[in-house]
RNA sequence: AUUCCGGGAGAGAUCCGGCGGCAACUCGCCGGGCGCCGAAGGGGCAGAAACUCUCAGGCAAAAGAACCGGAAU
Numbered sequence: 001a002u003u004c005c006g007g008g009a010g011a012g013a014u015c016c017g018g019c020g021g022c023a024a025c026u027c028g029c030c031g032g033g034c035g036c037c038g039a040a041g042g043g044g045c046a047g048a049a050a051c052u053c054u055c056a057g058g059c060a061a062a063a064g065a066a067c068c069g070g071a072a073u
Stems, first nucleotide, its partner, number of pairs: 001073007012034001014033008035059003041055001042053003
């Protein structure tokens, strides 16, 4: 360094419109708006960063996730 396993935070499961399923409750998708997070990655700093920016990403769950531990090569 790579692979596997375990742990792993933060922030609206928001508002409006359209379409579809359903007897209904209600669910899903698409578009737009405002608010917000920072721990993949990326940018910035003499250098570096878990600092900062928020381009991407994310704001129920799932997934992902810096970082830490274990095993193998």